The RNA shown here (c-di-GMP-I riboswitch aptamer) has 73 nucleotides and comes from a soil metagenome. Its Rfam family is "c-di-GMP-I riboswitch aptamer". Gene Ontology term of the family: cyclic-di-GMP binding.
């Protein structure tokens, strides 16, 4: 390079979970070369506070950390 082949934003259901943010199952498909994984350090969002401070939640916000397909060389 080539091929195969992952993952899946917004919407939309859910006689699902969760106060909430969000999660989770189905569909869609805007995009991703780590959009596999860790809240570790920044940030957003949620709760709940008089005050200190406190619990969550995003990993598709940025940084850091770890592991890893196929191929050439």
């Nucleotide at each position: 390079a080539a091929a195969a082949g992952g993952c899946a934003a917004a919407c939309c259901c859910g006689a699902c979970c969760g106060c909430a943010a969000g999660g989770c199952g189905g569909g869609g498909a805007c995009g991703c070369a780590a959009a596999g994984c860790c809240a570790c350090g920044g940030g957003g969002c949620c709760c709940a506070a008089c005050u200190c401070g406190g619990g969550g939640u995003c990993a598709g916000c940025c940084g850091g950390g770890u592991u890893a397909c196929c191929g050439a060389a």